[in-house]
RNA sequence: CCAGAUGGCCGGAUGGCCGCUGUUUGCGCCGCAAGGCGUGAAUGGAGGAAAGUCCGGGCUCCAGCGAAACAGGAUGCCGGGUAACGCCCGGCGGGGGCAACCCCAGAGACAGUGCCACAGAAAACAGACCGCCCUGCAAAGCCUCCGGGCGAAGCAGGGCAAGGGUGAAAAGGUGCGGCAAGAGCGCACCGCGCCUCUGGCAACAGGGGUGGCAUGGCAAACCUCAUCCGGAGCAAGACCGAAUAGGGGCGGCUGCCCUGCGGCAACGCAAGGGACAGCGGGUUUCCACGCCGCCGCCCGGGUUGGUCGCGUGAGGCAUCCGGCAACGGGUGUCCCAGAGGAAUGGUCAUCCAUCGCAGCAAUGCGGGGACAGAACCCGGCUUACAGGCCGUCUGGCUUU
RNA sequence: GCCCCCGUCGUCUAGAGGCCCAGGACGCCACCCUUUCAAGGUGGAAAUCGCGGGUUCGAAUCCCGCCGGGGGCACCA
Numbered sequence: 001c002c003a004g005a006u007g008g009c010c011g012g013a014u015g016g017c018c019g020c021u022g023u024u025u026g027c028g029c030c031g032c033a034a035g036g037c038g039u040g041a042a043u044g045g046a047g048g049a050a051a052g053u054c055c056g057g058g059c060u061c062c063a064g065c066g067a068a069a070c071a072g073g074a075u076g077c078c079g080g081g082u083a084a085c086g087c088c089c090g091g092c093g094g095g096g097g098c099a100a101c102c103c104c105a106g107a108g109a110c111a112g113u114g115c116c117a118c119a120g121a122a123a124a125c126a127g128a129c130c131g132c133c134c135u136g137c138a139a140a141g142c143c144u145c146c147g148g149g150c151g152a153a154g155c156a157g158g159g160c161a162a163g164g165g166u167g168a169a170a171a172g173g174u175g176c177g178g179c180a181a182g183a184g185c186g187c188a189c190c191g192c193g194c195c196u197c198u199g200g201c202a203a204c205a206g207g208g209g210u211g212g213c214a215u216g217g218c219a220a221a222c223c224u225c226a227u228c229c230g231g232a233g234c235a236a237g238a239c240c241g242a243a244u245a246g247g248g249g250c251g252g253c254u255g256c257c258c259u260g261c262g263g264c265a266a267c268g269c270a271a272g273g274g275a276c277a278g279c280g281g282g283u284u285u286c287c288a289c290g291c292c293g294c295c296g297c298c299c300g301g302g303u304u305g306g307u308c309g310c311g312u313g314a315g316g317c318a319u320c321c322g323g324c325a326a327c328g329g330g331u332g333u334c335c336c337a338g339a340g341g342a343a344u345g346g347u348c349a350u351c352c353a354u355c356g357c358a359g360c361a362a363u364g365c366g367g368g369g370a371c372a373g374a375a376c377c378c379g380g381c382u383u384a385c386a387g388g389c390c391g392u393c394u395g396g397c398u399u400u
Numbered sequence: 401g402c403c404c405c406c407g408u409c410g411u412c413u414a415g416a417g418g419c420c421c422a423g424g425a426c427g428c429c430a431c432c433c434u435u436u437c438a439a440g441g442u443g444g445a446a447a448u449c450g451c452g453g454g455u456u457c458g459a460a461u462c463c464c465g466c467c468g469g470g471g472g473c474a475c476c477a
Stems, first nucleotide, its partner, number of pairs: 001396010012351007020045011047371001051382002054380005059233004064287001066286005072229005077091005092106001093104004107224002112222002114218003129164002131160007141150003172190006191213001192211008237308004247299007255276001256274004260269003278291003301476003315334008352369001354367005401473007410426004418457001428444005450466005
């Protein structure tokens, strides 16, 4: 210098003027007051993703959301971090790359069920199309010392799985021996299963022995195993105020006890009480709690107000210590948007980076400043993003 | 703000791992029939299965992430 890998940060800057908005506060006016209106001052005012709403929590309500089982859902190598996670860190194994480094839903396929189209002989209880080999029958033909010998094609019976061919995948691979031909049939190495030793917390790695190989793939198919998970969401929810018809219809069930009323009585009446039964949570059982007429569906009526929830928090910054790291701990310091259908803007000057034109250049003129925008709050993930800065590392070339 | 659902020819749809480079109806185009039009008949065109990854030998279908569209949710009595 070229080509790449990777970690982090910024994402226009400063100032003037004019606006918008939160908080605190001064003055004036109005009001009995609460407060309202006007006008000043000080001070705060978007993001790394505020986004998608994909995970995990806080918070609030739902019957204690209580126990057990089931259903349903999620996750899935090992260890650690964390409030928690499907996130992060460090390892292991596999794959890619010369390398730096990157990627992996990475448990179980001898618990069971299922699927593997087409092609192919055969797709999981293996199988035999071509082929190779043996035996028998039969025999074209060739040789002959006439005794005979060799023997293609074919037919029948049997052996084999080496080779060809099909496929995404063909029942261990390579080599040597062996055999009629072959074959883990035997052996060596590699792979695999089982046993065992060593190292490691573990995933796993390495060594030894042993088995001749006996069970291919798919679980982002059902499933099994382990672990975790109750549901809804700030339009949650609490309080104050205003207004209306605390109204009507349909369907189901309205059991039991006591009181009251009516009745001569049988009994009736939803007027009061009880809570055995019943009902109330995704289902069932059990305990606790609540309801007394209950449950479901539908049609109507009123309001469109205020306050809280609502920002001191798993908070930011600096520094020290522990840890490879994620992260944890200590000390100091700071308070940093929050209203509502919703403010965070405009303009001028100088600069910054960038683009176009002119120019050898210095420079001049002009354009525009990425993605996007809080709405209860945090931790992550994913996606979008002009341009710039800093660090570390790898390969190659050149020069010294 | 929160919750739920859906994307397949121009339109409405079938499909649930291979029989699907995707079937049907309406519409469109051409031809036949008719003097002509309609109706009818025959044939044809028309789909990156919203997009991008992954699993699998194989994906419209299974999984993940985006994009687009639609619907619902206030309080009181």
Molecule: RNase P RNA; transfer RNA
Organism: Pseudomonadota bacterium